[in-house]
Molecule: transfer RNA
Organism: Thermoclostridium stercorarium subsp. stercorarium DSM 8532
RNA sequence: GGUCACUUAGCUCAGCUGGUUAGAGUACCACGUUGACAUCGUGGGGGUCACUGGUUCGAUUCCAGUAGUGACCA
Numbered sequence: 001g002g003u004c005a006c007u008u009a010g011c012u013c014a015g016c017u018g019g020u021u022a023g024a025g026u027a028c029c030a031c032g033u034u035g036a037c038a039u040c041g042u043g044g045g046g047g048u049c050a051c052u053g054g055u056u057c058g059a060u061u062c063c064a065g066u067a068g069u070g071a072c073c074a
Base pairs, nucleotide, nucleotide: 001073002072003071004070005069006068007067010026011025012024013023019057028044029043030042031041032040050066051065052064053063054062
């Protein structure tokens, strides 16, 4: 330098080829349980879906560009 894949909660990841409220596990906080801790149970907070633009009545989802990460080729 070229090709391809990925980017969603603090972390690990789902999200059906576009539709009305964006989710799980874990972590964190509170409460219950305990003499206390852990475990367990209940509840809660936390998201510019990497960024910019485009298509569309409507975009996490489709298209283009930019940035970052990874793999392969040279």